[in-house]
Molecule: FMN riboswitch aptamer (RFN element)
Organism: Micromonospora antibiotica
RNA sequence: ACGCGCUGGCGGGGCUCGGUGAAAUUCCGAACCGGCGGUGAUCCACGUAACAGUGGUAAGCCCGCGACCCGGACGGCUGUGCCGCCCGGUGGACCUGGUGAGAAUCCGGGGCCGACGGUGGGGGAGCGGUCCGUCCGCACCCCCGACAGUCCGGAUGGGAGACAGCGCGC
Numbered sequence: 001a002c003g004c005g006c007u008g009g010c011g012g013g014g015c016u017c018g019g020u021g022a023a024a025u026u027c028c029g030a031a032c033c034g035g036c037g038g039u040g041a042u043c044c045a046c047g048u049a050a051c052a053g054u055g056g057u058a059a060g061c062c063c064g065c066g067a068c069c070c071g072g073a074c075g076g077c078u079g080u081g082c083c084g085c086c087c088g089g090u091g092g093a094c095c096u097g098g099u100g101a102g103a104a105u106c107c108g109g110g111g112c113c114g115a116c117g118g119u120g121g122g123g124g125a126g127c128g129g130u131c132c133g134u135c136c137g138c139a140c141c142c143c144c145g146a147c148a149g150u151c152c153g154g155a156u157g158g159g160a161g162a163c164a165g166c167g168c169g170c
Base pairs, nucleotide, nucleotide: 002169003168004167005166006165007164008163010161016030017029018028019027032149033114034113035065036064037063038062043056044055045054046053060112061111069089070088071087072086074084075083076082077081094110095109096108097107098106116153117152118151120144121143122142123141124140126138127137128136129135
C1' cells in the first nucleotide's frame, strides 16, 4: 500500500429588484443555487536536460449512487402502529458553433432540470371561552383563490461517501 472488521467525528447551496393581486421569497419578467463516486483533451504547482513522475483542481443535465416516495422479508417493542435492519421498485434535465486525431467533460452561445407535506380570503348555521367587543378558539358545510429548486416542516433525522484511529490478514 491492499483486503476484511470495529470505532469516531465530518458530510447541501440558493430570492434581490420590478409587475399583478386582498394575499406571492410560491405566479409573470429578470436574478440566484448545484450533494457523493467514476470518467475526463482543463488549468496550476512541484519535478526533469527533455520525457517520466507527484500533488491540487476540473460535468446539475455522460455512467452510477444518495436524500424523498412505494412494496416486501426478518427482528424488537410500552403492539395494529412505530423503531431497527435487509431486499426490490420508482427516481429530473442538452443542444449548437469553435478548436482538435479525438469533445458527453474544454472555449463561445442558447436552452433545460430540481422529492414529500404546508400556505389566502369570504359566507352560513353550531359548540366552547369571554375582559361582552362587529372579540377569541374549535370542528362542520358552501363559494372563490395563488401554482415553492430558494420560505416553513418531518430534520438536533437519514445519507452516498471522503477522512482518521484501532484490530486481524497478506